This is a predicted structure of a 72-nucleotide RNA (transfer RNA) from a Candidatus Levyibacteriota bacterium.
RNA sequence: GCGGUGGUAGUUCAGUGGUAGAACGCUUCCUUGCCAAGGAAGAGGUCGCCGGUUCAAAUCCGGUCCACCGCU
Numbered sequence: 001g002c003g004g005u006g007g008u009a010g011u012u013c014a015g016u017g018g019u020a021g022a023a024c025g026c027u028u029c030c031u032u033g034c035c036a037a038g039g040a041a042g043a044g045g046u047c048g049c050c051g052g053u054u055c056a057a058a059u060c061c062g063g064u065c066c067a068c069c070g071c072u
Stems, first nucleotide, its partner, number of pairs: 001071007010024004018055001026042005048064005
């Protein structure tokens, strides 16, 4: 330099055009004499960034940054 894969909640990951989700973690409450376990509720996201296409984009297209892998 070229190519491929990935970037989404604090963490690990789903979601391939139509209101962004799960698990764990966190907060509050219930249960208990206390802790743990269990139960209920809740907070937390401009979907790496900038543009484009579309009535509508995490998703499609272009550029760019980062991580990993391969080729030279």
The source organism's lineage runs through Bacteria, Bacteria candidate phyla and Candidatus Levyibacteriota.
The coordinates come from a structure-prediction model, not an experiment, and the mean pLDDT is 83.